[in-house]
RNA sequence: GGGGUUGUAGUUUAAUGGUAAAAUGCUGGCUUGUCGCGCCACGCGAUAUGGGUUCGACUCCCGUCAUCCCCG
Numbered sequence: 001g002g003g004g005u006u007g008u009a010g011u012u013u014a015a016u017g018g019u020a021a022a023a024u025g026c027u028g029g030c031u032u033g034u035c036g037c038g039c040c041a042c043g044c045g046a047u048a049u050g051g052g053u054u055c056g057a058c059u060c061c062c063g064u065c066a067u068c069c070c071c072g
Base pairs, nucleotide, nucleotide: 001071002070003069004068006066007065010024011023012022013021018055025044026043027041028040029039030038048064049063050062051061052060
């Protein structure tokens, strides 16, 4: 330099083009003499980034960034 994979919550993973789900974590509460375990919550929190297509994009198209793999 060329080709390809992956990028979603603090972490691990979901999501036919129909408006982001769960586990865990954190916070608060209940329980306990205290901690832990357990229980409750309409609690907190995410689509790497810039555009395009579309009535509507995590999803499709183009560019950029990062990660990993292959070729040279």

Predicted 3D model of a 72-nucleotide RNA (transfer RNA) from a Sphingobacteriales bacterium. Lineage of the source: Bacteria > Pseudomonadati > Bacteroidota > Sphingobacteriia > Sphingobacteriales. The prediction has a mean pLDDT of 82. The RNAcentral record of the sequence draws on ENA.